Large-subunit ribosomal RNA, domain I from Altibacter lentus, 534 nucleotides, folded computationally.
It matches the Rfam family "Bacterial large subunit ribosomal RNA".
The coordinates come from a structure-prediction model, not an experiment, and the mean pLDDT is 83.
The sequence was found in a public genome assembly.
[in-house]
Context: one part of a larger RNA
């Protein structure tokens, strides 16, 4: 020096654990804000740096309800207080709520500065206090509304590129991402100028299928329906107009009126055409809202069954023996694994605000028929057309249908539109006004629960005072870090030492090689002892 064995140091893997995550299910909630939000700054405790709570009434104030012995948050110390005259705590409802922030009296480098007006301190103030003073929209000119924030879902406007086509230009990615506007708990769509095809269906939405089919496509890459069928859920309505009436204004007048126009009320709402109008008939039926009454449910919360002995052990819930309860053998805890020890659980009760639903002789609103067919009405710069684009699965194509920038421009029920060029027959429908629940989408958030999800290099970036420390001028980037023990019983006292370092005794404990650098404690690496060997 090497190898081996043993004992330590060092180190943190591994094992076990879970306080935190992840993904869902079922319910709830789906908004907050000028009555000042979200988010912050600064304060606030006997002592108080941080977190939490709160706001100059400041870890809190008041009322009502619950509850029944301790309490003064995390937080373990001292002091001092409160509390059966019911505290702390829990629920509901209030009060207070500095300054900034849409921030709104003006300004500003957010949490600061400086004003006007009225009133008060007042007789006076270059002082103080209270209230008030932004802008936009609407209008009856005195008020009301708006503004900002918020995770996704939804509608609209605008709208890429990488990429794919093995290059690339049409095409694709994709009407995606991004940006902007708007709304709701859902949004949008929606009661046929629809589909279909010789048979029929009967608003919309969503799911399955049709079907990767028919098609579209440098017929490349790719894109990609519908009819029909099966389900979920079901709900239908209101205007404009004709006609009638009232009121105002204007024109005209032979002052009786007439006409035009505007507003309001009645009327009326459709394709088997309907309505007005004329004639006849009726006061029915169904239903909404409001008021009143009843009222399931409903916060904190209450009751809630049943076990002992022996044994091992530090500890029994383990093992043994013998019992018991169960509308409760969910779960969690307790010194190891507990139906019967504790909290709970099944079940039964209780209740403020609120309140589904039901009833109602109340109030009020809406809602029907028959015949006739002469006349009137039934949405106009609309439908359609030319040119240019876009949307439809459909790239201009034989290209219908829908939207419209531009230029034109009908018909009026003997009418008009559609049925994928176009024409005829036939069939279906009635555009150019509007509203509409449910089935559907989503989860920032609340409650209950689940997992062939993770278990601290995993799972959220974050189990821990994390969007922190730290980095960056900034936009922004962004960590590491869990575990003594059943219980602190956290090592009195003594010794070595300069020592409040460190260690040795002593003591606690089942264990201290569980001693706070604390469960287990692998390997690298280091050391000591012994053996073998060179």
């Nucleotide at each position: 020096g090497g190898c081996g064995u043993a004992u330590g140091g060092g180190g943190a893997a591994u094992g076990c654990c879970u306080a935190g995550g992840c993904u869902c299910u079922c319910a709830g909630a789906g908004g907050c804000g000028a009555u000042g939000a979200a988010g912050g700054a600064c304060g606030u405790g006997a002592u108080a740096a941080g977190c939490u709570g709160c706001g100059a009434u400041a870890a809190g104030c008041u009322g009502c309800g619950g509850g029944g012995a301790c309490g003064g948050g995390c937080a373990c110390a001292u002091a001092c207080c409160g509390u059966u005259u019911g505290a702390u705590c829990c629920g509901c409802a209030g009060a207070u709520u500095u300054c900034c922030g849409a921030a709104u009296g003006g300004g500003g480098c957010a949490a600061c500065c400086c004003a006007g007006u009225a009133c008060a301190u007042u007789g006076a103030a270059g002082a103080u206090g209270u209230a008030u003073u932004a802008c936009c929209u609407a209008u009856u000119u005195a008020u009301a509304g708006g503004a900002g924030c918020g995770a996704a879902c939804c509608c609209g406007g605008u709208g890429a590129a990488c990429u794919g086509a093995a290059a690339c230009a049409u095409c694709u990615a994709a009407g995606u991402a991004g940006c902007c506007g708007g709304a709701g708990g859902a949004a949008g769509a929606g009661a046929a100028a629809a589909c279909a095809a010789a048979a029929g269906u009967g608003a919309u939405u969503c799911c399955g299928u049709u079907a990767g089919u028919a098609g579209c496509g440098g017929c490349g890459a790719g894109c990609g329906a519908a009819c029909g069928c099966g389900g979920a859920u079901u709900a239908g309505c209101c205007c404009a107009a004709a006609c009638c009436a009232u009121u105002g204004u204007u024109g005209u007048u032979a002052c009786g009126g007439c006409a035009a126009u505007a507003a309001u009320g009645g009327g009326g709402u459709u394709g088997u055409a309907g309505g007005a109008c004329u004639a006849c008939g009726a006061u029915a039926u169904u239903u909404g809202a409001u008021g009143c009454g009843c009222g399931a449910u409903g916060a904190a919360u209450u009751a809630g069954a049943a076990c002992a002995c022996g044994u091992u052990g530090g500890a029994a819930a383990g093992c043994g023996u013998g019992g018991c309860c169960a509308u409760a053998g969910a779960c969690g805890g307790u010194g190891a694994u507990a139906g019967c020890c504790c909290g709970g659980u099944a079940u039964a009760g209780g209740u403020a605000a609120a309140g589904a639903g039901c009833g109602u002789u109340a109030u009020u609103g809406a809602u029907a028929g028959u015949a006739g067919u002469a006349u009137c009405c039934u949405g106009a710069g609309u439908a359609g057309u030319g040119c240019g684009g876009g949307g439809c699965a459909c790239g201009u194509g034989a290209a219908a249908c829908c939207c419209u920038g531009u230029a034109u421009g009908a018909a009026u029920c003997c009418a008009c539109c559609g049925g994928g060029a176009c024409c005829a027959u036939c069939c279906g429908g009635u555009a150019a006004g509007g509203c509409u629940a449910a089935a559907u989408a989503c989860u920032c958030c609340u409650g209950a629960g689940a997992g062939a999800c993770c278990g601290a290099u995993a799972g959220u970036g974050a189990a821990c005072c994390a969007g922190u420390a730290c980095c960056g001028u900034g936009a922004g980037g962004g960590a590491a870090a869990g575990g003594u023990g059943a219980a602190a019983a956290g090592a009195a006292c003594c010794c070595u030492g300069a020592a409040u370092a460190a260690g040795g005794g002593a003591g606690u404990g089942a264990a201290a090689u569980a001693g706070a650098a604390c469960c287990u404690g692998a390997a690298a690496c280091c050391a000591u002892a012994c053996g073998c060997u060179u």